RNAcentral holds the sequence, with entries from MGnify. This is a predicted structure of a 158-nucleotide RNA (Lysine riboswitch aptamer) from a bovine gut metagenome. The coordinates come from a structure-prediction model, not an experiment, and the mean pLDDT is 77. Its Rfam family is "Lysine riboswitch aptamer". Rfam links the family to the GO term lysine biosynthetic process. On this family, see Mandal et al., Cell 2003: "Riboswitches Control Fundamental Biochemical Pathways in Bacillus subtilis and Other Bacteria". Rfam's curators write: Riboswitches are metabolite binding domains within certain messenger RNAs that serve as precision sensors for their corresponding targets.
RNA sequence: GAUAGAGGCGCGAGGUUCAUCAGUAAGCCCAUUGCUUGGAAGCAGCUUUCGCAGGGGCUGAAAGGGGACAUCGCCGAAGGAGGCCACAGCAGCUGCGCUCGGCUUUCCUGGGCCGUCGGAUAAGAUCCGCCGGACUGUCACGCAAGUGGAGCGCUAUC
Numbered sequence: 001g002a003u004a005g006a007g008g009c010g011c012g013a014g015g016u017u018c019a020u021c022a023g024u025a026a027g028c029c030c031a032u033u034g035c036u037u038g039g040a041a042g043c044a045g046c047u048u049u050c051g052c053a054g055g056g057g058c059u060g061a062a063a064g065g066g067g068a069c070a071u072c073g074c075c076g077a078a079g080g081a082g083g084c085c086a087c088a089g090c091a092g093c094u095g096c097g098c099u100c101g102g103c104u105u106u107c108c109u110g111g112g113c114c115g116u117c118g119g120a121u122a123a124g125a126u127c128c129g130c131c132g133g134a135c136u137g138u139c140a141c142g143c144a145a146g147u148g149g150a151g152c153g154c155u156a157u158c
Base pairs, nucleotide, nucleotide: 001158002157003156004155005154008075010074011073012072013071015069016068017067018066026059027058028057029056030055033053034052035051039050040049041048042096043095044094045093046092047091078109079108080107081106082104083103084102085101088099089098090097110136111135113133114132115131117129118128119127120126138149139148140147141146
């Protein structure tokens, strides 16, 4: 340098299905209350549109997220932060913000589990992040008990 492997409630993708989302959004009907140059359309300004919010009734979703099943791709699997690019959406424009997509290796994390806190979300589900705890795999040190390091690692073969 090449090839092949290992960690285990191991990682991820799409598919099928189930619950949740939710009796919510939206549509239609009824009555009439507030706002009246006010109100609503992500924030501010301008413009544009016409109502907006609340009560009752009928009909009534979906996406994202999640569980299960089998399959596929794998062991920096993958996740996160940052940077860059560009398109689309949120009534139009400007500025901003949010969501989505691609690239990058610039940095961090060996792995799963539990917990406090914080964030996302409809959510006690789930995910993400900092911190802490024990466990586990690996290498090094050590008589041992143990201690320490990180996957740019470890093992085997050539």